Predicted 3D model of a 1522-nucleotide RNA (small-subunit ribosomal RNA) from Thermogutta sp.
RNA sequence: AGGGUUUGAUCCUGGCUCAGAGUGAACGUUGGCGGCGUGGAUUAGGCAUGCAAGUCGUGCGACGAGGCCCGCAAGGGUGCUCGAGCGGCGAAAGGGAGAGUAAUGCAUGGGUAACCUGCCCUUGGGACUGGGAUAGCCGCGGGAAACUGCGGGUAAUACCAGAUAACGUCGCAAGCCUUCGGGUUUGCGACCAAAGGUGCGAGUCCGCCCGAGGAGGGGCCCAUGUCCUAUCAGCUAGUUGGUGGGGUAACGGCUCACCAAGGCUACGACGGGUACGGGGUGUGAGAGCAUGUCCCCGCUCACUGGGACUGAGACACUGCCCAGACACCUACGGGUGGCUGCAGUCGAGAAUCUUCGGCAAUGGGCGCAAGCCUGACCGAGCGACGCCGCGUGCGGGACGAAGGCCGUUUGGUUGUAAACCGCUGUCAGGGGGGAGGAAAUGUCGGUCCUCAGGGCCGGCUUGACCUAUCCCCAGAGGAAGGACGGGCUAAGUCCGUGCCAGCAGCCGCGGUAAGACGGACCGUCCGAACGUUACUCGGAAUUACUGGGCGUAAAGGGUGCGUAGGUGGCCGAUAAAGUCAAUUGUGAAAUUCCACGGCUCAACUGUGGGAGUGCGGUUGAAACUAAUCGGCUUGAGGUCAGGUCAGGAAGAUGGAAUUGUCAGUGUAGGGGUGAAAUCCGUAGAUAUUGGCAAGAACGCCGGUGGUGAAGACGGUCUUCUGGGCUGAUACUGACACUGAGGCACGAAAGCUAGGGGAGCGAACGGGAUUAGAUACCCCGGUAGUCCUAGCCCUAAACGAUGAGCACUAGACCGAGGAACUCUCCAUGGUUUCUUGGUCGUAGGGAAACCGUUAAGUGCUCCGCCUGGGGAGUAUGGUCGCAAGGCUGAAACUCAAAGGAAUUGACGGGGGCUCACACAAGCGGUGGAGGAUGUGGCUUAAUUCGAGGCUACGCGAAAAACCUUAUCCCGGUCUUGACAUGCACGGAUUAACCCCGUGAAAGCGGGGCCACGCCUCUCUGAGGUGGAACGUGCACAGGUGCUGCAUGGCUGUCGUCAGCUCGUGUCGUGAGAUGUCGGGUUAAGUCCCUUAACGAGCGAAACCCCUGUCGCUAGUUGCCAGCGGGUCAUGCCGGGCACUCUAGCGAGACUGCCGGUGUUAAACCGGAGGAAGGUGGGGAUGACGUCAAGUCCUCAUGGCCUUUAUGACCGGGGCUGCACACGUCCUACAAUGGCGCGUACAAAGGGAAGCAAACCCGCGAGGGGGAGCAAAUCCCAAAAAGCGCGCCCCAGUUCAGAUUGCAGGCUGCAACCCGCCUGCAUGAAGCCGGAAUCGCUAGUAAUCGCGGAUCAGCAUGCCGCGGUGAAUGUGUUCCUGAGCCUUGUACACACCGCCCGUCAAGCCACGAAAGUGGGGGACAUCCGAAGUCGCCGGGCUAACCCGAAAGGGAGGCAGGCGCCGAAGAUGGACUCCGCGAUUGGGACUAAGUCGUAACAAGGUAGCCGUAGGGGAACCUGCGGCUG
Repeated sequence: AGGGUUUGAUCCUGGCUCAGAGUGAACGUUGGCGGCGUGGAUUAGGCAUGCAAGUCGUGCGACGAGGCCCGCAAGGGUGCUCGAGCGGCGAAAGGGAGAGUAAUGCAUGGGUAACCUGCCCUUGGGACUGGGAUAGCCGCGGGAAACUGCGGGUAAUACCAGAUAACGUCGCAAGCCUUCGGGUUUGCGACCAAAGGUGCGAGUCCGCCCGAGGAGGGGCCCAUGUCCUAUCAGCUAGUUGGUGGGGUAACGGCUCACCAAGGCUACGACGGGUACGGGGUGUGAGAGCAUGUCCCCGCUCACUGGGACUGAGACACUGCCCAGACACCUACGGGUGGCUGCAGUCGAGAAUCUUCGGCAAUGGGCGCAAGCCUGACCGAGCGACGCCGCGUGCGGGACGAAGGCCGUUUGGUUGUAAACCGCUGUCAGGGGGGAGGAAAUGUCGGUCCUCAGGGCCGGCUUGACCUAUCCCCAGAGGAAGGACGGGCUAAGUCCGUGCCAGCAGCCGCGGUAAGACGGACCGUCCGAACGUUACUCGGAAUUACUGGGCGUAAAGGGUGCGUAGGUGGCCGAUAAAGUCAAUUGUGAAAUUCCACGGCUCAACUGUGGGAGUGCGGUUGAAACUAAUCGGCUUGAGGUCAGGUCAGGAAGAUGGAAUUGUCAGUGUAGGGGUGAAAUCCGUAGAUAUUGGCAAGAACGCCGGUGGUGAAGACGGUCUUCUGGGCUGAUACUGACACUGAGGCACGAAAGCUAGGGGAGCGAACGGGAUUAGAUACCCCGGUAGUCCUAGCCCUAAACGAUGAGCACUAGACCGAGGAACUCUCCAUGGUUUCUUGGUCGUAGGGAAACCGUUAAGUGCUCCGCCUGGGGAGUAUGGUCGCAAGGCUGAAACUCAAAGGAAUUGACGGGGGCUCACACAAGCGGUGGAGGAUGUGGCUUAAUUCGAGGCUACGCGAAAAACCUUAUCCCGGUCUUGACAUGCACGGAUUAACCCCGUGAAAGCGGGGCCACGCCUCUCUGAGGUGGAACGUGCACAGGUGCUGCAUGGCUGUCGUCAGCUCGUGUCGUGAGAUGUCGGGUUAAGUCCCUUAACGAGCGAAACCCCUGUCGCUAGUUGCCAGCGGGUCAUGCCGGGCACUCUAGCGAGACUGCCGGUGUUAAACCGGAGGAAGGUGGGGAUGACGUCAAGUCCUCAUGGCCUUUAUGACCGGGGCUGCACACGUCCUACAAUGGCGCGUACAAAGGGAAGCAAACCCGCGAGGGGGAGCAAAUCCCAAAAAGCGCGCCCCAGUUCAGAUUGCAGGCUGCAACCCGCCUGCAUGAAGCCGGAAUCGCUAGUAAUCGCGGAUCAGCAUGCCGCGGUGAAUGUGUUCCUGAGCCUUGUACACACCGCCCGUCAAGCCACGAAAGUGGGGGACAUCCGAAGUCGCCGGGCUAACCCGAAAGGGAGGCAGGCGCCGAAGAUGGACUCCGCGAUUGGGACUAAGUCGUAACAAGGUAGCCGUAGGGGAACCUGCGGCUG
């Protein structure tokens, strides 16, 4: 710090997603040790059990038990210990939790002259005299219990009365101060206190009372800050204020009575939702954003709700009363309880611990103290929950074991890894030492000060828990996993699987060669952990304060006026709110940061510092902003003058046209369309003339001309009226800009009421078109369009560009003024202001583009945007008569949706140009018969492949057997029909010959017996070796699969003219340029121009054949001349002239002439020439396309098969036939057929061959065999042609299928299933529907000849020559192609893309009769406890009167009243759920119907509105160009 993902590629916009850090986490796999932290986030749900607040006998009385003393005992004493009570202090702290709370809270800073404060500290005083009770206790009762009644008697530091008393409190007076509220001082008057204990002994110790002060703690008040929601806009009756009373520690509507009518709110009141707040924490560069766990501070709560009591302090977590819910006990009468203390339990949950030890330390309560209590706390336990540290060994050890994996089979890798050798001893384990957390208190002793007290020194006493650390022992021994490996993102191979199983954070993988699934091996990253999930911040400048945008990507309000608000010209003065500076207070601690220290390090922690950007006080400055005062004129406004305009409103008026009507002329049509029809017309239309009527709109002028804020405005005239512009100015003096709300205006359509209605024309009717045609076209036609009055308030209301001000090159054109100038005028020129446009600089922009009319550079204000869809929908509110408008979501879903530009492709877009593409022509196919191939059918099998053009007389240049194949049936072989190697055997079994069996293959058997070398008693034997053979092992074999794994080869576009590169230049880039343009060509052929200049592959040329000539050569070819010979023949001598052969050359280059053209390229015409503009033909096929064809030519990866899918053999099949198609042959005849006669080729082939003559046969053919390895011989006759004759238009003397008979040939063999011959037979067919093919000259057509294959078989194929036309000189159309341009929503590229209804599945949401529940209020009723008030006839120790009785004061019970929780009832509000049915929406593999949109998308599209229609949509009106 960025990366991935929209495209064929690019740039941009924009969302989604990843890498980082974090967590009170959870889950999965795994798990050695320790330190420090941390752990119920959900049900503030319910809780068994134990513990969590007591203490004091130095406040008090008494009793009992134990101890001690006396006593024999009974008993007495003591008050050492324990228990209950009275009394004191504590229990309001500590501990827990976050439900409530959006302000009665919290934070920061202030105030309190409006307050309180137990214990503690300092200080001034004081403690006198009395009294009456009551627990405990005793006695008698009630009750199951909890508990409680009555009587008697008792103490106090409990309670009461009196005295004294001030610097206390209150009142009055005066002085002083004052913020005018009050404060303070003095005087006078009134009022208010107390308790003792210990001790031999108290003024002195511990306490008590009244004051003052302090510290610490609180109460109250103020300012500022403190979440979301306006789909909550108005709220409020104690409400706001006043007076008075009450109340409080204290101000205050805190409360009450009365009076007034206020108070709050767009700077967000009121309502709703959510939430304890802060220090801090996480993240981040920061600003921010998110968060508030542990720790600290504050607040709030304690089963739920209400209430007070006590007290210094509470409305009180483990107090009280009441109500409620829940739970427990019960003898049914009543009672009891409150873990959000520590443990623990149940429940719910993805999920969160021990019913542990100790008061040793720290702290707290009580106590003089010892001490007691303390689930605060300190410790331990559990959990890898987090952070940190350590270990699981270290060194050596192979050209590298085994095993695994891969492999091209040499090897590579795992891997120094292991083994093995040597060493060490952390941690854990066993054993033994052991510092520290502990010092106080207390006590003992000593010493000093002022007798009980205090200070100092020394000794003794105190550890729940943890053990650091050290020593010894043994031995590498007990200790490694997790995720990932397609890209992002570090790390890949094999196998399995086969769109299955599965993966996936995003893009995306998987359909037989998966680096993406699963496994293995290997690797990568972390490591006692590693991953996943969830959540936060970051990346995200993706809410933009720092730091974004709005013409076309999302986004400028339709337009104006204007309120609040925001912002605002020049000069001077004042004060100092903002601002700035200095200083000061505060900003708790902890945390973070820095420095230094302590645990071996670290985590952790100690000390100090810094920071804490904030708030307050004081002092100062005065530029700027705001404020006040004074002034100015340039902004703004005004005045006067001029000119301009479809600006607005009303009234009047005009002509053309249209339609209607009346009349005339006139006659058969008119109208309408692509073509028609509906329609009108002989009842007289259309056309034409004249008159009349009506309504609507205003031609020409008319114009990127004018006006207006926009919508919009167009004949003429009149009246009224608005605005802008220009010039002048002696006025005002900042009056300005913008503008949330608000108000006004606002095309068309639409609505209400009343008019009007010519034309046009939604709907509707009809006619066409069509598969249909609810459309486009045509004929009609109602609302409407027009007017008046009133609504509606929306448009592509667009410049898709808010308003204002200022600044920043110009050029040109138009409109309205003014000034100057030329000039007689007309007019022109210059300058200037305003205004409408075009181009363009800088600059901006993603680009296209914008560019003084900015989309440039700045300032001010407003509006708006934040991925696509859902959706401008739902819901709520509001406006509207309605239609509907404004405001305006979410669930769910997608990984994009978009903008601009690029290259292609495409278009029922355009331009240019080619091609037997069409046209012109000739001949065919499609009809018949046959041949052949294919489909189909059939079959035991009819082997396989090829499939539009570019499969189909194709692979196959030859299926009777063979060929021939996993074709079928049958019989056989298994190292094999074929190749290589190894081992063994043995020397013959091999070859060869023979026999048996068999259809053959094969199987079985017999005979014969080889070769090289060595040795030997060399006829022979032995040894050995190779081939062969046998056995066995490796392996062979496969026309088995995959042409979508491949090589090679081939087809096609297409012999079309294209396809590219280097450098340069342009562009952010994809790319462009070059290769475009103007000419020209068959051609990207060439020329010119030119930011291009060159080059390559193609085109052309080079090569071959052919056409003319020359040279050379002259046999096998030729024969002119000479000679010889023959019936005849170059037959012979001879010759090489000619033809010819076959080698080398020449020739043609737009070279020459004329014209055209740009002086070019080139074209046209001509000359010459055998040939002329490529002379004709062939070979030659660019980059690429079709996953085109071929695994059955060959080669080859992978897969499959191995007594078979291999190999051999016999027979059959590939030839089967109701059909269909392709390609051909032969015909249908007279340009013919038949017969006879008679000419002229070329190119080939020939030895397992071609074969002559001659003979036989009607013939096929047979016999025969000369010659020829061939310019020599043979095949071999060419045929059409020509001559003569016959046939006479007919199913024929056409045509030849089919069939019969008889033959021939090849071959082992012609039944299935060959070819040929003769005789006989003599089918269809008389020129072929729709449609379709070839051909532009030696071509088509027509005629024959040869060859390959081949034993035989040719209508096919490949070649050869003979005869030999017609037509076109054009490019409208069909097909295909090339270049340029244009549009595009296509890029699998139009066989593209894509819309809506309907049908099916699934998901979420809305509506809905209703229904269930929650929340906070309101109204009424009832009204507990309790405070307060009143009554208080009942009861009543302290004080008073009284001798007493009794009375009084006071108090209490009780009663009443106000208030009052829960509860009840009621009507509203609000939120959530369910809901028959219903509505649209999203998604889903190839469903149905159409074709709306994208190319002029075949009717240009879109916007608003209205009507209509299965649906996309169609139509009307107005608008936009995207």
The source organism's lineage runs through Bacteria, Pseudomonadati, Planctomycetota, Pirellulales and Thermogutta. The RNAcentral record of the sequence draws on SILVA.